SAM riboswitch aptamer (S box leader) from Alkalicoccus halolimnae, 107 nucleotides, folded computationally.
């Protein structure tokens, strides 16, 4: 890059730094000089590695979190392609894909 399986409504600072940007993308709507991003520090979570316990190697369940990623305004902020109900035809609502992000494992 890509392919596959699994998650995606919860959680997480009144810190330093730094100075204008930020929420993938499109179109909304927002955050931000009462300090955006980046970085450091703290945290939060439990995919994967380990630990402890269930008769317990394996699968599994429960707990830990000092190790590997990740995460840390609003749902993955909604939306974008299909269908469905309702409808005052404006629209509102649920499904399900698509995208997109994490992990893991193969190519």
């Nucleotide at each position: 890059c890509u392919c596959u399986u699994a998650u995606c409504a919860a959680g997480a600072g009144c810190g330093g730094c730094g100075g204008a940007g930020g929420g993938a993308c499109u179109g909304g709507c927002c955050c931000g000089a009462u300090g955006a991003a980046a970085c450091c520090c703290g945290g939060c979570a439990a995919c994967c590695a380990c630990c402890a316990g269930g008769a317990a190697c394996a699968a599994c369940c429960u707990g830990g979190a000092a190790g590997g990623u990740g995460c840390c305004a609003a749902a993955u902020c909604c939306u974008g392609c299909a269908g469905a109900a309702u409808g005052u035809u404006a629209a509102u609502u649920c499904u399900g894909a698509a995208a997109g992000a994490u992990a893991a494992g193969g190519g």
RNAcentral holds the sequence, with entries from Rfam. Taxonomically the source falls in Alkalicoccus (Bacteria, Bacillati, Bacilli, Bacillaceae). The prediction has a mean pLDDT of 84.